[in-house]
Predicted 3D model of a 102-nucleotide RNA (SAM riboswitch aptamer (S box leader)) from a marine eukaryotic metagenome. RNAcentral holds the sequence, with entries from MGnify.
RNA sequence: AUCAAGAGAGGCAGAGGGACCGGCCCGAUGAAGCCUCGGCAACCUACCCCGGUGAAAAGCGGGUGUGGUGCCAAAUCCGGCCGAGCUGCGGCUCGGGGAGAU
Numbered sequence: 001a002u003c004a005a006g007a008g009a010g011g012c013a014g015a016g017g018g019a020c021c022g023g024c025c026c027g028a029u030g031a032a033g034c035c036u037c038g039g040c041a042a043c044c045u046a047c048c049c050c051g052g053u054g055a056a057a058a059g060c061g062g063g064u065g066u067g068g069u070g071c072c073a074a075a076u077c078c079g080g081c082c083g084a085g086c087u088g089c090g091g092c093u094c095g096g097g098g099a100g101a102u
Stems, first nucleotide, its partner, number of pairs: 001102003008037005016026003020080004038072003043068002046064004050059001076099001081096006
């Protein structure tokens, strides 16, 4: 800084998983994990362009997707704390924050 977009098949394996807590979901029509292949994205990198300069550098610039990370159920699945509005008092909506991920 971003997080309502995007992207899964096969094999091994065998009961968990969605960070935590609550909820709600996913899972024997096969969870986690491992492997293979594929894909998404554009954070780092590489290259090209723009820009700028004497030449460079800078840039909330653009593109490609070489290499590296990450990711490929659900908004980061929703909420958790604070505030505002509404309320049939059960809650609901919106804004911000916290935590987490990259």